Two RNAs folded together computationally: RNase P RNA and transfer RNA, 383 nucleotides in total. Its mean pLDDT, the model's own confidence on a scale to 100, is 75.
[in-house]
RNA sequence: UAAGCAGGUCGGCUUAUCGCUUGUUCAUUCAAGAGGAAAGUCCGGGCACCAUAGAGCAAGCAUAGCGGAUAACAUCCGUCGUUUCUUUCGGGAAAUAGGACCAGUGCAACAGAAAGAAUGUACAGUUCGGCUGUAGUGAAACCAGGUAAACUCUAUGCGGUGAAAUGUCAUGUAAACUGGAGCUAGAGGGCUGCUCGCUCGAUUCCAGAGGGUAGGCAGAUUGAGUCUAGCAGUAAUGUUAGACCUAGAUAAAUGAUAAGCACUCUUUUUUAGAGUACAGAACCCGGCUUAUAGACCUGCUUUUUUA
RNA sequence: GGAACAGUAGCAAAGUAGGUCAAUGCACCAGUUUGAAGCACUGGCGAUAUAGGUUCAAAUCCUAUCUGUUCUACAA
Numbered sequence: 001u002a003a004g005c006a007g008g009u010c011g012g013c014u015u016a017u018c019g020c021u022u023g024u025u026c027a028u029u030c031a032a033g034a035g036g037a038a039a040g041u042c043c044g045g046g047c048a049c050c051a052u053a054g055a056g057c058a059a060g061c062a063u064a065g066c067g068g069a070u071a072a073c074a075u076c077c078g079u080c081g082u083u084u085c086u087u088u089c090g091g092g093a094a095a096u097a098g099g100a101c102c103a104g105u106g107c108a109a110c111a112g113a114a115a116g117a118a119u120g121u122a123c124a125g126u127u128c129g130g131c132u133g134u135a136g137u138g139a140a141a142c143c144a145g146g147u148a149a150a151c152u153c154u155a156u157g158c159g160g161u162g163a164a165a166u167g168u169c170a171u172g173u174a175a176a177c178u179g180g181a182g183c184u185a186g187a188g189g190g191c192u193g194c195u196c197g198c199u200c201g202a203u204u205c206c207a208g209a210g211g212g213u214a215g216g217c218a219g220a221u222u223g224a225g226u227c228u229a230g231c232a233g234u235a236a237u238g239u240u241a242g243a244c245c246u247a248g249a250u251a252a253a254u255g256a257u258a259a260g261c262a263c264u265c266u267u268u269u270u271u272a273g274a275g276u277a278c279a280g281a282a283c284c285c286g287g288c289u290u291a292u293a294g295a296c297c298u299g300c301u302u303u304u305u306u307a
Numbered sequence: 308g309g310a311a312c313a314g315u316a317g318c319a320a321a322g323u324a325g326g327u328c329a330a331u332g333c334a335c336c337a338g339u340u341u342g343a344a345g346c347a348c349u350g351g352c353g354a355u356a357u358a359g360g361u362u363c364a365a366a367u368c369c370u371a372u373c374u375g376u377u378c379u380a381c382a383a
Stems, first nucleotide, its partner, number of pairs: 002302009012261007020033004035278001039289002042287005047162004054196004060158005065079005080098001081096006099153002104151002106147002121135005166218004177208005188200003225244008262276005308379007317333003326363001335351005356372005
């Protein structure tokens, strides 16, 4: 210097004009206006309602060495073990769904005598009992065999439904019609099954054929919030102090044009031309996974050249 | 917005308590047959959506992604 691997940061910028959303309405001005993943919706919570969450049985789902962090987790950190690669044999690197086949059941192609009630062949040994060892097949061969990302068992945890939750205001109509069930000895409802229990329940419940609304507000953005510095801790992270307020739409704003700069590609002496990744909030947070042009930083490895 | 299921040759479709060749039909290609074509007969081509993992071994089990289908609504 180049390439590769691993980790981290950034993710085009500035100005002018016009326009859009929000800040209660109108006018004028002013201020703010997408992301590291806003995505997939895979986990964990907040929040709301259903008995503030009940009892028993069954079923289901998730997790799985040890310790710690955290509001919590399947996340993160440390460490032990295991596997693979490498080695200058001291070690180093990477991966890891890592409880239990002395409860039961199942499975094991081909090869092999035999794949679980095994005991064959050859050789050797022998206490002469098919007792012991070696060879041979295979991923695995008698051992408390192998296999649980096989059923299953053990331990622990999990009530359900999700902003189309929920509350509230307004508008409008049919408290009508038909059939069935029930009316306290009670149909039916209370968000997985059964039983119990509790509770609501007659202006009731189910079905049919019809009528009406198709809107507003709250929930909704000040929060496990962001930034900087110090301290504690191997680390994840915690804590103290100071500063800051940073989208809130509803079929959905965050855009367009012009100029300059930055970067990439093509041609080239310049000029000039083309282009700027993945993608776009929808109740809010913490993670995971996936997509991502290009630039920069750190560490490791390899090769080449020069000194 | 939420939930469930599926993906196997060009098309249809079997195989999923893992087992070594992934069937089968139509289509396509070549040959036989025919004067030629069709029918028929013989042979062939071609696939487990993608990637990774578990395992001696994966279409089948697990994880992630991609694509497609289906279901799901209010108050008085």